[in-house]
A computed fold for a 116-nucleotide RNA from a soil metagenome, annotated as SAM riboswitch aptamer (S box leader). The model forms 97% of the base pairs in the Rfam consensus. The RNAcentral record of the sequence draws on MGnify. Model confidence (mean pLDDT): 82 of 100.

């Protein structure tokens, strides 16, 4: 590229030693009571795999759809994808008109995850 999901859930130790929260800007926030990265170990979720029911079939696969496990593959363990940045709405204030201000919805990029 393409499908789905993205408000929930889950943290200890060693090493190590200043930053980190994808991204311009901006806000909030996290850290020397140790950031970020590495190594071990614990957990958390169910996307795939297993399982198992039902649909489909002459029957089987194969697909769907529910469901149950958690020993395999990933994958996650501050804070909604931290928030906002693009576009439309909607409430409500200021002020009589603006490129004003809180606060919401809904969409889109963009990003992460997992299948192909």
């Nucleotide at each position: 590229c393409u499908c789905a999901u993205c408000g929930a859930g889950a943290c200890c130790g060693g090493c190590u030693g200043a930053g980190g929260g994808a991204c311009a800007a901006g806000g909030c926030c996290c850290u020397u009571g140790g950031a970020a990265g590495c190594c071990g170990g614990g957990g958390c979720a169910a996307c795939c795999g297993c399982c198992g029911a039902a649909g489909c079939u002459a029957a089987c696969c194969c697909c769907u759809u529910c469901g149950a496990a958690a020993a395999g593959g990933u994958g996650c363990c501050a804070a909604c994808u931290c928030c906002u940045g693009c576009g439309a709405g909607g409430u409500c204030c200021c002020c009589c008109g603006g490129c004003g201000g809180a606060c919401u919805u809904c969409g889109a990029c963009a990003g992460a995850u997992g299948a192909g």